[in-house]
RNA sequence: GAUGCUGUAGUUCAGUGGGUAGAACGUAAUACUCAUAAUAUUAAGGUCAAUGGUUCGAAUCCAUUCAGUAUCACCA
Numbered sequence: 001g002a003u004g005c006u007g008u009a010g011u012u013c014a015g016u017g018g019g020u021a022g023a024a025c026g027u028a029a030u031a032c033u034c035a036u037a038a039u040a041u042u043a044a045g046g047u048c049a050a051u052g053g054u055u056c057g058a059a060u061c062c063a064u065u066c067a068g069u070a071u072c073a074c075c076a
Stems, first nucleotide, its partner, number of pairs: 001072007010025004019056001027043005049065005
């Protein structure tokens, strides 16, 4: 440099034939307990990497950019 893949909650990841964004773990509160843990219930937590475009409507489609990663090529 070329091509592909990945980027979604604090963490690990689902969700993409466009139509209200989810799970597990973690966190907080409550219940339970002599107490803690475990367990149960509830809650908080998201500019869906960024910008622009298409569309009535975009996490999802298109373009560009950024970050990470894999392969290939080049140089030494």

The RNA shown here (transfer RNA) has 76 nucleotides and comes from a Saprospiraceae bacterium. It matches the Rfam family "tRNA". Its family is annotated with triplet codon-amino acid adaptor activity in the Gene Ontology. Rfam classes the family as a transfer RNA. The source organism's lineage runs through Bacteria, Pseudomonadati, Saprospiria, Saprospirales and Saprospiraceae.